Overview: The RNA shown here (transfer RNA) has 73 nucleotides and comes from Sphenodon punctatus. The coordinates come from a structure-prediction model, not an experiment, and the mean pLDDT is 84.
[in-house]
RNA sequence: GCCAAAGUAGCUCAGCUGGGAGAGCAUCAGACUGAAGAUCUGAAAGUCCCUGGUUUGACUCCAGGCUUUGGCA
Repeated sequence: GCCAAAGUAGCUCAGCUGGGAGAGCAUCAGACUGAAGAUCUGAAAGUCCCUGGUUUGACUCCAGGCUUUGGCA
C1' cells in the first nucleotide's frame, strides 16, 4: 500500500430481507440472614464509532472517514 472482518449499557455479546433497542455478568435498592455469601424481586445505566445521503421511517441500506484485528505484498 491492497483486501476482509469488527465497533450496540461498565464488561462479554445478541438483535438487522428497514418500524418495540435487548440478554448475561457487574452496580444500586429491597426481601432473606445475627452479619455476610448464595437466592429472589426491582431499578438505574445507550448521541447503536463519526459525518453526510436515501427513505414516511435507519443500529440495519449507500458514500466517505476514524479505531481495532486478521490476511496479502